[in-house]
Context: one part of a larger RNA
RNA sequence: GGAUGAACGCUGGCGGCGUGCCUAACACAUGCAAGUCGAACGAGAGGAAGGAAAGCUUGCUUUUCUGAAUCUAGUGGCGAACGGGUGAGUAACACGUAGGUAACCUGCCCAUGUGCCCGGGAUAACUUCUGGAAACGGAUGCUAAAACCGGAUAGGUAGCAGACAAGCAUUUGACUGCUAUUAAAGUGGCUUUGGCCAUGAACAUGGAUGGACCUGCGGCGCAUUAGCUGGUUGGUAGGGUAAAGGCCUACCAAGGCGACGAUGCGUAGCCGACCUGAGAGGGUGAACGGCCACACUGGGACUGAGACACGGCCCAGACUCCUACGGGAGGCAGCAGUAGGGAAUCUUCGGCAAUGGGCGAAAGCCUGACCGAGCAACGCCGCGUGAAUGAUGAAGGCCUUCGGGUUGUAAAAUUCUGUUAUAAGGGAAGAACGACUUUAGUAGGAAAUGGCUAGAGUGUGACGGUACCUUAUGAGAAAGCCACGGCUAACUACGUGCCAGCAGCCGCGGUAAUACGUAGGUGGCGAGCGUUAUCC
Repeated sequence: GGAUGAACGCUGGCGGCGUGCCUAACACAUGCAAGUCGAACGAGAGGAAGGAAAGCUUGCUUUUCUGAAUCUAGUGGCGAACGGGUGAGUAACACGUAGGUAACCUGCCCAUGUGCCCGGGAUAACUUCUGGAAACGGAUGCUAAAACCGGAUAGGUAGCAGACAAGCAUUUGACUGCUAUUAAAGUGGCUUUGGCCAUGAACAUGGAUGGACCUGCGGCGCAUUAGCUGGUUGGUAGGGUAAAGGCCUACCAAGGCGACGAUGCGUAGCCGACCUGAGAGGGUGAACGGCCACACUGGGACUGAGACACGGCCCAGACUCCUACGGGAGGCAGCAGUAGGGAAUCUUCGGCAAUGGGCGAAAGCCUGACCGAGCAACGCCGCGUGAAUGAUGAAGGCCUUCGGGUUGUAAAAUUCUGUUAUAAGGGAAGAACGACUUUAGUAGGAAAUGGCUAGAGUGUGACGGUACCUUAUGAGAAAGCCACGGCUAACUACGUGCCAGCAGCCGCGGUAAUACGUAGGUGGCGAGCGUUAUCC
């Protein structure tokens, strides 16, 4: 000099864009953060509209039947493994980079092909009874499905056999035969009841995406850590896995690692990047992006394409809460917020309008992701606090050799401007869709609904009457902080008298202190300026 997620002191006008618990991975009140589908299913509620009957006040009332929209718990499907947080652990194939798998999996999505056939038995909801303070159950009876089970078939997969091709070879590829195993589901709309359209379930192959595994190389400290290792190192066989492998088991061999630093201990998430530097290098790993790990602590599996699962389950532990003492409930390192810790870090805000995600045919619903607003000079950038003229060089202050000098064109005064401010008026872009209506065209269809393409119309904004623009008012409302002995730009007076004090280093202060304190003046930076801490 530069830098910071900064803090502290004094000061403080506005805007834009960013950033904001670095400490206790400490404990958490309250609200919200993951749902959705009635076009999978049976019920329940609902009751537009319509039919019938009766009464009469002749257009109303009552009864009954059918019953659209809509809503609800439940069965079922998909999602909940994403998105969001944190950095505890981890010195490791965790990360980065370069390769590999002849040892692998992959829901939704894309392309292609096959194909949706025939049957069956339950169960929740619900009814009745019943236990419990509650959480939550138990028994009985009934019922549906794209829930569950069985059969058939296509295509495939695996094993064995055969012959062929490639290769030095372990093997690999396609073909044929046999054996074993393995699929499914419908729903909505239209119809001239023949069917058509839309969507979806099943199987296979390939792709895409996401993962899994293996290898080389790379990046910390301590040798006052020198030896470490028994599933340890390798083999055979088996098990297990999506898959190779001591991953696991049995048997056999006795190996494997290490001064090119094993093992141990300490510290630490890694990287793209960021800071600094001419570079080499050094330091850092906040925000943004990629990967990893974790979700009160420890362990475990279930479901599933995917988890050993932050807002799922089970067990143990610590802690908190409820209890009728029998037993139960909970997990903010999601967004806000609270207590505590600390030098120190924000609102219990608005909206799904945009982007993205989940579900749905769609309308749409959900979304503390996200988009916005709020708070904080925490940072960077921009703007302002006025401009021009103005000497008898006013007054006042300070200094003085008492002549004057300086503050100083500074002020006053005169003439202007209107950024910002205040008030009033106008006023965006961010909106493109989807949906509905309609027009035209088009593939298919007997037709209709529908599909696809293009156009027109209807309609959608949290921010927000915001940005921006115009008009009016009026210099009015807007400057401080640090320093002045040398380094280092900037000096005098008074007070003090080795006192009080200053100080980054050298050092100042003991009666004329440019070094302490105050004043005047001056220098520097400026909505900031200094100090402290840390890095180059």
Molecule: small-subunit ribosomal RNA, 5' domain
Organism: uncultured bacterium